[in-house]
RNA sequence: GCGGAUGGCUGGAUGGCCGCACCGAUCUAGGUGAGGAAAGUCCGGACUUCAUAAAGCAAAGGCGGCGGGUAAUGCCCGCCCGGGGCAACCCGAGGGAAAGCGCAACAGAGAAUAGACCGCCUAGUAUGACUGGGUAAGGCUGAAACGGUGGGGUAAGAGCCCACCGCGGUGAUGGUAACAUCACUGGCAUGGCAAGCCCCGCCUGAAGCAAAACCAAGUAGGAACCGCGUGACCCGCAAGGGUCGGGGUCGCUUUAACCCCAGCAGGUUCGGGUGGUUGCAAGAGCGUUUCGGUAACGGAACGCCCAGAUGAAUGGUCAUCGAUUGGCGUAAGCCUUGAACAAAAUCCGGCUUAUAGGCCGUCCGCAAAA
Numbered sequence: 001g002c003g004g005a006u007g008g009c010u011g012g013a014u015g016g017c018c019g020c021a022c023c024g025a026u027c028u029a030g031g032u033g034a035g036g037a038a039a040g041u042c043c044g045g046a047c048u049u050c051a052u053a054a055a056g057c058a059a060a061g062g063c064g065g066c067g068g069g070u071a072a073u074g075c076c077c078g079c080c081c082g083g084g085g086c087a088a089c090c091c092g093a094g095g096g097a098a099a100g101c102g103c104a105a106c107a108g109a110g111a112a113u114a115g116a117c118c119g120c121c122u123a124g125u126a127u128g129a130c131u132g133g134g135u136a137a138g139g140c141u142g143a144a145a146c147g148g149u150g151g152g153g154u155a156a157g158a159g160c161c162c163a164c165c166g167c168g169g170u171g172a173u174g175g176u177a178a179c180a181u182c183a184c185u186g187g188c189a190u191g192g193c194a195a196g197c198c199c200c201g202c203c204u205g206a207a208g209c210a211a212a213a214c215c216a217a218g219u220a221g222g223a224a225c226c227g228c229g230u231g232a233c234c235c236g237c238a239a240g241g242g243u244c245g246g247g248g249u250c251g252c253u254u255u256a257a258c259c260c261c262a263g264c265a266g267g268u269u270c271g272g273g274u275g276g277u278u279g280c281a282a283g284a285g286c287g288u289u290u291c292g293g294u295a296a297c298g299g300a301a302c303g304c305c306c307a308g309a310u311g312a313a314u315g316g317u318c319a320u321c322g323a324u325u326g327g328c329g330u331a332a333g334c335c336u337u338g339a340a341c342a343a344a345a346u347c348c349g350g351c352u353u354a355u356a357g358g359c360c361g362u363c364c365g366c367a368a369a370a
Stems, first nucleotide, its partner, number of pairs: 001366010012321007020033004035341001039352002042350005047208004052256006060204005065079005080094001081092004095199002100197002102193002117139002119135006147165006166188001167186008212278005222270005231244005245261005285304008326335003
């Protein structure tokens, strides 16, 4: 200098005038006011209400190498293994195929305890045609052909035998672990798909701010249907009370608690429902420094308060500067252009998608010079 990989920041600025919303006050001159994604509504929660409570089971759903982080996750960090790349780096829906079921069109001899079309060897045979036997190393087909390479052996071949690799088993060393390396041993268990159903392990109650709480007014102090059992004993003059029994309250079971026993507890269906206030923004908050940690992240000290609308505020206008675009010019410079994706609605942590332009860092490869 060129090419590549990866991480981060910013994404218009200043001033004047006018306007809007909230907070604060009437002492006020005030203070604040849409993003890195506010988007998608895909995850995880905080919070609110409901399910009577506890334990267990079922159903449905989610995750899947190991360790760590977090309030938590399907997220983040580090490491292991596999794949791609010269590399920096990137990708992985990463447990199980001897628990069972299922799938692989067509081609091909044959697609998982398969297979003989061509070929090779051999007998009839000296050769040819034909027939028989042996073979699965070579060829063909296919996405994939029942370990690979080399040697020995054989009529020709084959883990038939041997060496190395692969695979299975045992052990040692290192590592928290996933795993890695080494040694010994066995001719060897011999495909793929689970992102097919399934098996194994771990996790999960439901709904959602249109949640919910309060006030005022008003409607309908709603309606229909179902509802096993409807009992026994004791006290009391009676009213009534007590015990047992029966029933009910969660998808099921057990224990407890509560309710009911006459038109009851409860179950199913239909119907009505206005306005206002709260929820409503001080937070798993932000910034700087420092300590621990490879990192994600955590601790400490100091400092800061940064929208809260409800048909929905956060704007309009003027001036100057202005990244960038194009033209003229030897140059200085002049004219022109004038910033992408996009807009809060309970809040937070992630992931995914969109993004003109500008700036910064680290690493890899190639070339040249010193």

Predicted 3D model of a 370-nucleotide RNA (Bacterial RNase P class A) from uncultured Amylibacter sp. The prediction has a mean pLDDT of 78. Of the family's consensus pairs, 95% are formed in the model. Rfam family: Bacterial RNase P class A. It is annotated as a ribozyme.